[in-house]
């Protein structure tokens, strides 16, 4: 430079955020299995578990051209011969291949690259031979034994069986020589087989090749150190044996070696590779099918034969198992192809053929071949095809939804036309065939080449092609909350169920179940299991360690790793080129063949590796030499609580003795235990003792860390500075290892003043094994030893280098200056603070790095279980170091943000406290609530924010409740049909509702049909419901709170949540205003605007008044704005005071209630979704009862307890209201409530209406009273259909409790509290309640410490359902896994000894055909088996301790850094000082 290829995330911790970190998902894959479903074809693939056991059949034979014999048939020249076929046997070759499996094996087993001391049947090439003889034997026959399997003996026989002799060499052995990988010479030894036919095939020896096999070596090849030491044929040598061959392969002897932290030895697991899956790649996982290698063949051992085996369908022995048996004895080995049982989630036909390919034998024809070629079964996988195509309604039916209008399914169907892949039937029909046999011709001869003819196909009723029929034969599975494509209805109601994770379900479920619709894939679709990916979540590519998991407590130093400048040499690493190899298949690319594809074929590329050769010499390395910047040494100084030892000192304390002295002392929040009249405390003197060292003192100094502090002396380590000289890389780090290492603790001996675990006592407390107090033992101190841990912290490993500064301080030096010191400037080494850049998740770090780089070490990989168990090492013990798993869980965690909270802090406000006045809580009554009762005592409200509340009026009604009597399209609405006409009056029954009878009367509109209204009846749609859900809702209201707050836009800051604004200073009633300010503006609140009231004026109007006048009312205007003055304040906002004024700093009062909080209240005021009920009703009507019920408890009130009073009499002064079904005057009657009466008034006119406290006068004289009025009796009045349950009032009589109220608690800051009356709503009647009105009319507020509530800022937090939060441990209950455990049971590997099969080898004896074989005996080695003591792994085990899990159990828990406590250490906040 060009080309090619190539990498996706999401959910889940939180109120929200960023980070860390795990869990989970989307993808691909499989020898799969399971569920639902299923039309076809092609190509593949199919016992992964029990290398568990196997019935049956087949899987290795062939050769007559090596040999003899037997049988059958045919022929002939018939005691024999020839030909054809069959049979067993001898002999040869094959059977060591092909096929199966993966048990064992961690190894030269395998892969790759090399090597030397070897062998090789068949095949190829070359050379030389193939001579002469001989002995047996199977078959056969005869006989014997046995159930069988089989065995033995006699006789006779052939060969390409076997043996002897001859001959040969380039063969073998030995010796000698040389120019010693070899060559030459000499001596000795060893061969052979024939058959067929007319030529070939064989045989023997030698040499070579090809191909195969054996052996050796380098490198690669799993986990475990809770396996650290292993080894005696072990390591090497010499000699011998053995082998095809090297070698401790084996034996004897000699030596004492060999391996190991680069992991020996041991344990576990496992066939290895080509490759396969996945991945961007690096990797990670796997090793089915195909290919290569290895190993195995019922288990263990062994050899024989052979070219080759220690042999899958050969042999011997032992063992287990199975079968046969006449019980004496025998037989067997599917991990070949099929098949069967078993176990298992699970894996096929006891098929066809040798036609093809290949293999064995044969001269060949050929025979054999469960190799192979095919078919069958299985959607097990990959690939391909189909299940139709076109038209067809603003769109059928059904189903689903619906706002009831409609919409969806949906051109989908029906219907019309067309096509025929596939299907079914019929017909036709390849390729896979090459060979072989016969014949003819040619060449060089059956062999080689060619001509002609014949013949061979399992698959195959093949593939393919043609034709006929007919849409005909063919669609499901999973999903639809998010991740993740796809939504509605119904049912269910934390149930049933779902779920990969988060999580759904407690009456409106898009998450369960069903239905419809939709989405995805499609003859498949899902689920489960496993692997890779995503996961940068083991990080080589490519992570981290201050606080998230993670720096060892510190240092010295071994191995190792890394390392200054320069010269030369080498070429181990490194780089380049070339050569060889890296099997084929697979992958990739190009092309080709099956209609395409899968699949297959051809070629190329690739195979990133290893080895060899050549070259280069920069870098690393090695060797040799030089240098000085690193490092070290030398000399002169310097500072220091550095260490060890010895000595000395004063203050304080305690104790003792003595003196003075008297009643207390001590201690605490307050007390008590305690000490003291036997004289304490206090004070003075003397003595003794032990421990610690005030001030100096500091952010200071020293040390590796732990740590180190009175003074002096001695010994000693390290550091810094200045200067020259010297050594010459001597350096850095540091696995193991070693040393040091606070406090507590341990051992032995001392010591013991003070303090002080444990312990005792006193308090506190519900308890108090604590905090407080009085005592007090270990200990604290010393000596010697052990222990070896800490929040051993800067929570920050060590070394080196680089990268702006400012400032303080300790130590040294230089310069300048000076008489000198100080000061000043600079350099070096420390110790601090603030901060550029940069880094960081943020907090923060920042030349003392947490910045930028290099080197080395240590450590981490979700939380819990657990720093636990087991094992090992250390320790006297306590315990330390090392250090898991099962199980459980979806989080645990870091930093920062906004809130909330704090028995945290600061500031501020409020009748919040305080200062006052009057109450409540005690009494009686009224009223409401709870509770109890009841047929019913209707319902709701129920901390503040329910309780004279809904209810501004429960005798009936109201009324919703109860009992009884009744009605059922209904008391009320709409629609349909029929009848009548409204309507009114009077009877009867009945408690009434209701039922029934009599009489009067005969509506309106319209020409008509008919309609309207009303009443009655009928049918069904429906009405009705004070039935449920205020946690489905609307509306309304309460509360924080009339508190001053709550937000937004833009900008800015921060990765972000968020912040800023709104914080700060001053001020205000106020986020009110001013100043300042990365903010500038704005909105809802505040204030103002509105209403009433206080002053003045103008106008109008009724009324009052004789009038003038003037009250009142209405309407409007003015007035108050810190406007003026003084002071303070920042010159501001404003504050304090004053003047004037009716009113002064918001003049007083009202209405007005931000964002929101409490799932606050109300479905019974109303409205309303959903649910329920609807003929013995949860509807409707009626009568009566109840809501008023009374051992009790609570709330809110009234009246009192009296003299500031009560009673009697008299005299004054209001405001605001109401009134025609009404207010009702005067007058008269009644003691009174009230009655009669009827003027006036639709109201500034009349009435209710008398105001009362007050004032004046009199009586009462402190008492249960002339206080107080409950209760009860009698008699009345009024309202009303009706006062019994159950009204109010009047008169007379009665005359209860109560003498000022415990703990506690409420209201109120001025025309207020207190006190006094008046009116109104509701209402027939009924107020001590409620709402309003005026009269009289106070006291106090120093102040903000405390209580309560609220606001602002700040701080902590493990809270966010927000402290009524969260949360810990014991105990009690259930379940689960693991640990220990007296023991019991089993597996594995090795050791020692005993026994010792078969078998090779050795020895001896015997026999024979005598350098050999056979037999017998013995020996060595040895499998199985037995005995013994241990090791190791597992199962089981009463019981024991701990752990984990499980909505609502118990006890405690101001505990939230830790601890019972002590000691040591650390962090944060605030205050004060410097």
């Nucleotide at each position: 430079u060009u080309u090619u290829u190539u990498a996706a995330g999401a959910g889940u911790u939180u109120g929200a955020u960023c980070c860390u970190g795990g869990c989970u998902c989307a993808g691909g894959a499989u020898g799969a299995a399971c569920g639902c479903u299923a039309g076809c074809g092609g190509c593949g693939u199919g016992g992964a578990u029990a290398a568990g056991g196997c019935a049956u059949g087949c899987a290795a034979g062939u050769c007559g051209a090596a040999c003899g014999c037997c049988c059958u048939c045919g022929g002939a020249u018939u005691u024999u011969c020839c030909g054809a076929g069959g049979g067993a046997g001898u002999g040869g070759c094959a059977a060591a291949c092909g096929g199966g499996u993966u048990a064992g094996u961690a190894a030269c087993a395998u892969g790759u690259a090399g090597g030397a001391a070897u062998c090789u049947g068949c095949c190829u090439u070359g050379a030389a031979g193939u001579c002469u003889g001989g002995c047996a034997u199977a078959g056969c026959u005869c006989g014997u034994c046995g159930a069988a399997a089989g065995a033995c003996g006699g006789g006779g026989u052939a060969a390409u069986u076997c043996c002897a002799g001859a001959u040969a060499g380039u063969c073998c052995u030995g010796c000698g020589g040389a120019u010693u990988u070899u060559c030459c010479g000499c001596a000795g030894g060893u061969a052979a087989a024939g058959a067929u036919u007319u030529u070939u095939c064989g045989c023997u020896u030698c040499a070579a090749g090809a191909a195969g096999a054996g052996c050796c070596u380098g490198c690669g090849u799993c986990c475990u150190a809770u396996c650290a030491g292993c080894u005696u044929g072990u390591u090497g040598g010499c000699a011998g044996g053995g082998u095809a061959a090297u070698g401790g392969c084996c034996u004897a002897c000699c030596a004492a070696g060999g391996c190991a932290a680069u992991g020996a030895c041991g344990g576990g697991u496992a066939g290895g590779g080509g490759g396969c899956g996945u991945a961007a790649g690096a990797g990670c996982g796997c090793g089915a099918u195909c290919c290569c290698c290895a190993a195995c063949a019922c288990u263990g051992g062994g050899a024989c034969u052979g070219a080759g085996a220690c042999a899958c369908u050969g042999c011997c022995c032992a063992g287990a198992c199975a079968c046969c048996u006449a019980c004496g004895g025998g037989u067997g080995g599917c991990u070949g192809c099929a098949g069967u049982c078993g176990a298992g989630a699970a894996u096929c036909u006891u098929c066809c053929a040798c036609a093809a390919u290949g293999c064995g034998c044969g001269a060949a024809a050929g025979c054999g071949u469960g190799a192979u070629g095919g078919a069958g079964c299985g959607a097990c996988g990959c690939c391909g095809c189909g299940u139709g195509c076109a038209g067809g309604a603003a769109u059928a039916a059904g189903c689903c939804c619906u706002u009831c209008g409609g919409g969806g399914u949906g051109u989908a169907a029906a219907c019309u036309g067309c096509u025929u892949u596939u299907u079914u039937g019929a017909a036709u029909g390849a390729a896979c065939a090459a060979g072989c046999c016969c014949u003819c011709g040619g060449a060089u001869u059956u062999u080689c080449c060619g001509u002609g003819g014949g013949u061979u196909g399992a698959g195959c009723u093949u593939a393919g092609u043609u034709u006929a029929a007919g849409a005909a034969u063919a669609a499901g599975a999973g999903g639809u909350u998010g991740c993740u494509a796809a939504c509605u209805c119904u049912g269910u109601g934390c149930c049933a169920g779902c779920a990969g994770c988060a999580g759904c379900g407690g009456u409106a479920a898009a998450a369960c179940a069903g239905a419809g619709a939709c989405c995805u894939c499609g003859a498949g679709c899902g689920u489960u299991a496993u692997c890779c990916g995503g996961a940068a979540u083991u990080a080589u590519u490519g992570g981290g360690c201050g606080u998230a998991a993670a720096g060892a407590g510190u240092c010295u130093g071994u191995a190792g790793g890394c390392g200054c400048c320069u010269u030369g040499u080498u070429a181990g690493g490194u780089u380049u080129u070339c050569u060889g190899u890296g099997a084929a298949a697979u992958c990739c690319c190009a092309g080709c063949g099956c209609u395409c594809a899968a699949c297959g074929c051809u070629g190329g590329a690739a195979u990133u590796g290893c080895a060899g050769a050549a070259a280069a010499a920069a870098c690393c390395a090695a060797c040799a030499g030089g240098g000085u910047a690193g490092a070290g040494a030398u000399u002169g100084g310097c500072a220091g609580a550095g260490g060890c030892a010895a000595g000395c000192g004063g203050a304080a304390c305690u104790u003792a003795u003595g003196g003075u002295g008297u009643a207390g002392g001590g201690g605490u929040g307050a007390a008590a235990u305690c000490c003291g009249u036997u004289g304490a405390u206090a004070u003075c003197a003397u003595a003794a003792g032990g421990a610690a060292c005030a001030c100096c003192a500091a952010a200071g100094g020293c040390g590796a860390a732990g740590g180190c502090a009175g003074c002096u002396u001695g010994c000693u380590g390290g550091g810094c500075u200045a200067a020259u000289u010297c050594u010459g890389a001597c350096g850095c780090u540091g696995a193991g290892a070693g040393a040091c290492g606070a406090a507590a603790g341990c051992u032995a001996g001392g010591g013991g003043a003070g303090c002080g675990a444990a312990u005792g006592g006193g308090a506190u407390u519900a308890g108090a094994u604590a905090c407080c107090c009085c005592a007090g033992u270990a200990g604290u101190c010393c000596u010697a030893g052990c222990u070896g841990u800490a929040a051993a912290c800067g929570a920050u490993g060590g070394a080196c280098a680089c990268u702006g500064g400012c400032u303080g301080u300790u130590u040294g030096a230089a310069g300048u200056a000076u008489c000198g010191a100080c000061c000043c400037u600079u350099c070096a080494a420390g110790c601090g603070g603030c901060g550029a850049a940069g880094c960081u998740a943020a907090c923060g770090c920042g030349u003392u790095a947490a910045g930028u780089g290099u080197c080395c070490c240590g450590c981490c990989u979700g939380g819990g279980g657990a720093g636990u168990a087991c094992g090992g090492c250390c320790g006297c013990a306590a315990g330390g170091c090392u250090g898991a798993a099962a199980c459980u869980u979806a989080a645990a965690g870091g930093a920062a943000u906004a809130g909330a909270c704090g028995g945290g802090g600061a500031g501020c406000u409020g009748c919040a406290c305080a200062a006052g006045c009057g109450g409540u809580g005690g009494a009686g009554c009224a009223u409401g609530u709870g509770g109890c009762u009841u047929a019913a005592u209707u319902c709701g409200a129920u901390a503040g924010u329910a309780a004279c509340c809904g209810a501004a009026a429960a005798a009936c009604c109201u009324u919703a409740c109860c009992a009884g009597g009744g009605c059922u399209u209904g008391a009320c609405a709409u629609c349909u049909c029929c009848c009548a006409u409204a309507u009114c009056u009077c009877g009867a029954a009945g408690a009434a509702a209701u039922u029934u009878g009599a009489g009067a009367g005969u509506u309106c509109c319209g020409c008509a049909a008919g309609g309207a209204a009303u009443g009655g009846g009928a049918u069904g749609a429906c009405a009705g419901g004070u039935a449920c859900u205020g946690c489905a809702u609307g509306g309304u209201c309460g509360u924080c709170g009339u508190c001053a707050g709550u937000u937004c836009g833009u900008g800015u800051u921060g990765u972000g949540a968020a912040a800023u604004g709104u914080u700060c200073c001053c001020u205000u009633a106020a986020g009110u205003g001013g100043g300042g300010u990365a903010a500038c503006g704005a909105a809802c609140g505040c204030a103002a605007c509105c209403c009433c009231u206080g002053c003045u004026c103008u106008g109008u109007a009724u009324u009052a008044c004789a009038a003038g006048u003037g009250u009142u009312a209405c309407a409007g205007a003015g007035g108050a704005c810190u406007g003026c003055c003084u002071g303070c304040g920042u010159u501001a906002a404003g504050c304090a005071g004053g003047a004037g004024g009716a009113a002064g700093g918001c003049g007083g009062g009202g209405a007005u209630g931000a964002c929101g909080u409490c799932a606050g209240a109300u479905c019974a005021g109303c409205a309303u979704g959903g649910u329920c009920u609807u003929u013995g009703a949860u509807g409707c009507c009626c009568u009566g009862g109840g809501c008023u019920g009374c051992a009790c408890a609570c709330g809110u009130g009234c009246u009192a307890c009296a003299a500031u009073g009560g009673c009697u009499g008299g005299u004054a002064c209001a405001a605001a209201g109401g009134g025609c079904u009404g207010c009702u005057a005067a007058g008269c009657c009644g003691u009174a409530a009230g009655g009669c009466g009827g003027a006036g008034c639709u109201a500034a006119u009349c009435c209710c209406a008398a105001a009362a406290a007050a004032c004046c006068a009199g009586c009462c004289c402190c008492a249960g009273u002339u206080c107080g009025g409950a209760u009860u009796g009698a008699g009345g009045u009024c309202u009303g259909c009706a006062a019994u349950u159950c009204g109010a009032c009047c008169u007379c009589a009665u005359g209860a409790a109560g003498u000022c109220g415990g703990a506690a608690u409420c209201g109120c800051u001025a025309g207020u509290a207190a006190u006094c009356g008046u009116g109104g709503a509701u209402c027939a009647g009924c107020a001590u309640g409620c709402c309003a009105c005026g009269g009289u009319g106070a006291a106090u507020a120093c102040g903000u410490u405390c209580u309560c509530a609220g606001c602002u800022c700040u701080u902590g937090u493990a809270c966010u359902c927000a402290c009524c939060g969260c949360c810990c441990g014991u105990c009690a209950a259930u379940c689960c896994a693991g640990u220990g455990a007296a023991g019991c049971c089993g597996g594995g590997a090795a050791u020692a000894c005993c026994c010792g099969a078969a078998g090779u080898c050795c020895u001896g004896c015997g026999a024979a055909u005598u350098u050999u074989u056979c037999g017998c005996a013995g020996g060595c080695c040895u499998a199985c088996g037995g005995u013994a003591a241990g090791c190791u792994c597992g199962g089981u085990g009463a019981c024991a301790a701990g752990g984990g899990a499980u909505a609502a159990g118990u006890c405690g828990u101001g505990a939230a850094a830790u601890u019972u406590g002590u000691u040591g250490c650390g962090a944060c906040u605030c205050u004060u000082a410097a």
The prediction has a mean pLDDT of 82. A computed fold for a 1474-nucleotide RNA from a bacterium, annotated as small-subunit ribosomal RNA.